[in-house]
Context: one part of a larger RNA
RNA sequence: UGACGGGGACCCGCACAAGCGGUGGAGCAUGUGGUUUAAUUCGAAGCAACGCGAAGAACCUUACCAGGUCUUGACAUCCCGAUGCCCUCUCUAGAGAUAGAGAUUUUCUUCGGAACAUCGGUGACAGGUGGUGCAUGGUUGUCGUCAGCUCGUGUCGUGAGAUGUUGGGUUAAGUCCCGCAACGAGCGCAACCCUUAUGUUUAGUUGCCAUCAUUUAGUUGGGCACUCUAGACAGACUGCCGGUGAUAAACCGGAGGAAGGUGGGGAUGACGUCAAAUCAUCAUGCCCCUUAUGACCUGGGCUACACACGUGCUACAAUGGGGAGUACAACGAGUCGCUAGACAGUGAUGUUAAGCUAAUCUCUUAAAACUCUUCUCAGUUCGGAUUGUAGGCUGCAACUCGCCUACAUGAAGUCGGAAUCGCUAGUAAUCGCGGAUCAGCACGCCGCGGUGAAUACGUUCCCGGGUCUUGUACA
Numbered sequence: 001u002g003a004c005g006g007g008g009a010c011c012c013g014c015a016c017a018a019g020c021g022g023u024g025g026a027g028c029a030u031g032u033g034g035u036u037u038a039a040u041u042c043g044a045a046g047c048a049a050c051g052c053g054a055a056g057a058a059c060c061u062u063a064c065c066a067g068g069u070c071u072u073g074a075c076a077u078c079c080c081g082a083u084g085c086c087c088u089c090u091c092u093a094g095a096g097a098u099a100g101a102g103a104u105u106u107u108c109u110u111c112g113g114a115a116c117a118u119c120g121g122u123g124a125c126a127g128g129u130g131g132u133g134c135a136u137g138g139u140u141g142u143c144g145u146c147a148g149c150u151c152g153u154g155u156c157g158u159g160a161g162a163u164g165u166u167g168g169g170u171u172a173a174g175u176c177c178c179g180c181a182a183c184g185a186g187c188g189c190a191a192c193c194c195u196u197a198u199g200u201u202u203a204g205u206u207g208c209c210a211u212c213a214u215u216u217a218g219u220u221g222g223g224c225a226c227u228c229u230a231g232a233c234a235g236a237c238u239g240c241c242g243g244u245g246a247u248a249a250a251c252c253g254g255a256g257g258a259a260g261g262u263g264g265g266g267a268u269g270a271c272g273u274c275a276a277a278u279c280a281u282c283a284u285g286c287c288c289c290u291u292a293u294g295a296c297c298u299g300g301g302c303u304a305c306a307c308a309c310g311u312g313c314u315a316c317a318a319u320g321g322g323g324a325g326u327a328c329a330a331c332g333a334g335u336c337g338c339u340a341g342a343c344a345g346u347g348a349u350g351u352u353a354a355g356c357u358a359a360u361c362u363c364u365u366a367a368a369a370c371u372c373u374u375c376u377c378a379g380u381u382c383g384g385a386u387u388g389u390a391g392g393c394u395g396c397a398a399c400u401c402g403c404c405u406a407c408a409u410g411a412a413g414u415c416g417g418a419a420u421c422g423c424u425a426g427u428a429a430u431c432g433c434g435g436a437u438c439a440g441c442a443c444g445c446c447g448c449g450g451u452g453a454a455u456a457c458g459u460u461c462c463c464g465g466g467u468c469u470u471g472u473a474c475a
Base pairs, nucleotide, nucleotide: 001475002474003472004471005470007469008468009467010466011465012464013463015459016458019423020422021421022420023419026314027313028312029311030310031309032308033307034305035304042053043052064300065299066298067297068296069295070294073125077124078123079121080120081119082118083117084116088103089102090101091100092099093098106115107114108113127289128288130287131286132285136283137282138278139277140276141274143272148187149186150185151184152183153182154163155162156161167178168177169176193266194265195264196263198234199233200232201231202230203229204228207224208223209222212221213220237260240254241253242252243251244250316416320375321374322373323372324371325370332363333362334361337356338355341352342351343350344349382413387408388407389406390405391404392403393402429451430450431449432448433447434446435445
């Protein structure tokens, strides 16, 4: 100087407390461990691995296994020889890779050849999702959006170092003020950026409709007031008032205001820590394989199942289930696409077929809510697992191993032990909608809006963090 302490002081955080809803019990989904297996590819491991890499394993993917094959190779450059191709199509053998047969078949030219492609050969080489993340780059997580981490000069100390950065206040903040052997500066904080909340103005189609006509319908004429869209600008700065305070910084209250003291949300992550993660995104040193640890194909596996754990979904019901009627969104996506309407079907869906490269058309009837009605506390008109049958869709192909529909079946489950998690406001809870991936497949993920709470006395305690101080057989 640090680190540590079941030492001290001060402060903060959904850390506790106060509340609300969960997990842990059930069924299912999904990931992991274990076991099994020819293989169940590999990685991730307290927080910070476990709906994680994977924004989507039937084949492919695919790295794994079995079998069948290849050896200058599936891919790249160079050299030599042959051919005129390549592409496309047909037939035969085969599980296919592949092998054989046939059809089709170049350009330029100074006619020497050149270009390009295929096949064959020679070796230089290719290739490796093989090893090492404890050889590395790059990227990422985490402490933590915590308020810290340092430097120059000066001063003090033999020196390691100290000072500044400590102290008194204050702040979300090393934020600011005052003081001080320090004076300044840098990386962080804040601001600048995006979005949301208000207004003005410009613009008025694909958007809108107050007035006038018109219509089934903003449909059409007309209009751009309004809504909305998207450019520009304004607005919030402790600016104003009062109080407290050292007359400071600041804090408390108030006015005005759409918004008030960082308005809400996001992006933004200092010096560093964990030899943290990743050699399987990629790159890369070294080591290893080279008729195989490389390459191709078919089939299988990654989907196994006495069990254990994590994360979710659906429930156990009456604040509910069923039936009927009726209302209100936002974000987005679409031409290999979204698909209206009509018709067929109980339905999944099919047939036909307008519009739309989109403020124009479509996805797109939002659902919870509300009104009426039924059920009357039951393992039930709760719950839907499981299974059977019949269908639909995608796709060469749904057996291993997809999703959906109808009918039938109707399991566990009556609110969950010890323990444990999230959340402070348009939040929790609850309700649906969209998107990426994607032929098909979503209870996951990323977004969007609808309805919309309770509680916070307080900091004694648990956990994590910051500052000062103290002790130390620690470095």